[in-house]
A computed fold for a 76-nucleotide RNA from Candidatus Izemoplasma sp., annotated as c-di-GMP-I riboswitch aptamer.
RNA sequence: GUAUGACAAAGCUAAAGCCGAAGUAAUUCGGUGACAGAAAACUAUAGGGUCUCGAAAGAGAUAGCCAGUUACCUUA
Numbered sequence: 001g002u003a004u005g006a007c008a009a010a011g012c013u014a015a016a017g018c019c020g021a022a023g024u025a026a027u028u029c030g031g032u033g034a035c036a037g038a039a040a041a042c043u044a045u046a047g048g049g050u051c052u053c054g055a056a057a058g059a060g061a062u063a064g065c066c067a068g069u070u071a072c073c074u075u076a
Base pairs, nucleotide, nucleotide: 002076003075005073012037013036017032018031019030020029021028022027035064041069042068043067047066048065049062050061051060052059053058
C1' cells in the first nucleotide's frame, strides 16, 4: 500500500415501539429501548433512487436505500 474479517480483541453506533417537542408533510430532536451493523463515521453542491409539499416551476426530507470520501484492529 492492497485485499480480508460481526463466530477474534479493544471499542462504537442504535432499528421498531413508547413518551415529550418541532414541522402542512416527508421527517427531525431529546429520553427510553435494542432489531441490526466491518465503517450504521462524514457527504444531499460527486451521482442515482425513494418520499413530502406544490397545477407547474420549484422547495424540503431520506446517508440504517445504492453510492462517493475518510478511518481503528486481526489476518494474508
The coordinates come from a structure-prediction model, not an experiment, and the mean pLDDT is 81. It was read from a public genome assembly, where an Rfam model found it. Its Rfam family is "c-di-GMP-I riboswitch aptamer". Gene Ontology term of the family: cyclic-di-GMP binding.